[in-house]
RNA sequence: AGGCGUAUAGCUCAGCGGUAGAGCGCCGCCUUUACACGGCGGAGGUCGUAGGUUCGAUCCCUACUGCGCCUACCA
Numbered sequence: 001a002g003g004c005g006u007a008u009a010g011c012u013c014a015g016c017g018g019u020a021g022a023g024c025g026c027c028g029c030c031u032u033u034a035c036a037c038g039g040c041g042g043a044g045g046u047c048g049u050a051g052g053u054u055c056g057a058u059c060c061c062u063a064c065u066g067c068g069c070c071u072a073c074c075a
Base pairs, nucleotide, nucleotide: 001071002070003069004068005067006066007065010024011023012022013021018055026042027041028040029039030038048064049063050062051061052060
């Protein structure tokens, strides 16, 4: 320098155009003498950034940024 992949909740990850979910974690209640386990409920997201396409974008297109991998070059 070129190519590919990836970015979604605190963490690990789903979600292939129609108002974003799970597991773990966190908070409350029940249960227990108490804790743990278990049960019920709840909070938590400008979907990396900026544009574009579309009636409508987490999803499609472009650029940029971070991370990972591969190739090439130099020594």
This is a predicted structure of a 75-nucleotide RNA (transfer RNA) from an Alphaproteobacteria bacterium. The same sequence occurs in records of 2 taxa. Its mean pLDDT, the model's own confidence on a scale to 100, is 82. It matches the Rfam family "tRNA".